[in-house]
RNA sequence: CUCCCGAGGACGCCGGCCGAGGACGGGGGACCCAACAACGGCGGACGCCGUGCGUGUCUGCCUAGGGGUGAAGCCGGUACACCGGCCGGGCACCUGACAGCCCGAACCCGACAGCUCACCCCGUAGGCGUUCGUCAGGAAGGAA
Numbered sequence: 001c002u003c004c005c006g007a008g009g010a011c012g013c014c015g016g017c018c019g020a021g022g023a024c025g026g027g028g029g030a031c032c033c034a035a036c037a038a039c040g041g042c043g044g045a046c047g048c049c050g051u052g053c054g055u056g057u058c059u060g061c062c063u064a065g066g067g068g069u070g071a072a073g074c075c076g077g078u079a080c081a082c083c084g085g086c087c088g089g090g091c092a093c094c095u096g097a098c099a100g101c102c103c104g105a106a107c108c109c110g111a112c113a114g115c116u117c118a119c120c121c122c123g124u125a126g127g128c129g130u131u132c133g134u135c136a137g138g139a140a141g142g143a144a
Stems, first nucleotide, its partner, number of pairs: 001021003004016003023124006033114001040062009049052001065112001066109004073086005087104005093138006
């Protein structure tokens, strides 16, 4: 955005926690390619035997490892609060320059995921703030 339902003679607004689709965004997921030692903690059930804090399968919980969304990272110092450097993001049509002002969080998965056709799954909420700088170019719209 469209459709469906509430919905009646009909439209609008509003609502739909477990309405549908489209569009856009994200995750998982082969061959090939890449990569390639082993994988963490605490329990439960069942099996095996060499009967041991043994081992295999399934399963519950956890988060140091690892991974995901995101701009939200890296390095150094540190009394671990913070400071500095590099780098990343924002300031309302787009690009560039200058000037000024800010941000660098949070959450999720749960030992596990490279890429990845088919295929599968998830999201489209919530909140805050403001007379919105200057110059150049572009786009769109409006008026005559």

This is a predicted structure of a 144-nucleotide RNA (c-di-AMP riboswitch aptamer (ydaO/yuaA leader)) from Allobranchiibius sp. CTAmp26.
The model forms 95% of the base pairs in the Rfam consensus.
The sequence was found by an Rfam model in a public genome assembly.
Its Rfam family is "c-di-AMP riboswitch aptamer (ydaO/yuaA leader)". The family has 106 seed sequences and 7,607 matches in Rfam 15.1.
The organism belongs to Allobranchiibius, within Bacteria.